The RNA shown here (transfer RNA) has 75 nucleotides and comes from Defluviitoga tunisiensis. Rfam family: tRNA. The family's RNA type in Rfam is transfer RNA. RNAcentral records the identical sequence in 2 taxa. The RNAcentral record of the sequence draws on ENA and GtRNAdb. It is recorded under the gene name tRNA-Ala-CGC-1-1.
RNA sequence: GGGGUUGUAGCGCAGCGGGAGCGCGUUGCCUUCGCAAGGCAAAGGCCGUGGGUUCGAAUCCCAUCAACUCCACCA
Repeated sequence: GGGGUUGUAGCGCAGCGGGAGCGCGUUGCCUUCGCAAGGCAAAGGCCGUGGGUUCGAAUCCCAUCAACUCCACCA
């Protein structure tokens, strides 16, 4: 320098054009003498960044950044 994969809630991940979700975790309530377990509820992300296409984009296109990986180059 070139190719590929990944980037979504604190953590792990799903979602592949029209509701942003699941598990764990966090907070509150119930239950208990108390704790744990269990049950109920809530908070929390505008989807790496910028632009484009579209009536509509996390999802398609372009650029760019970061991580991982393969190749090439140099010495």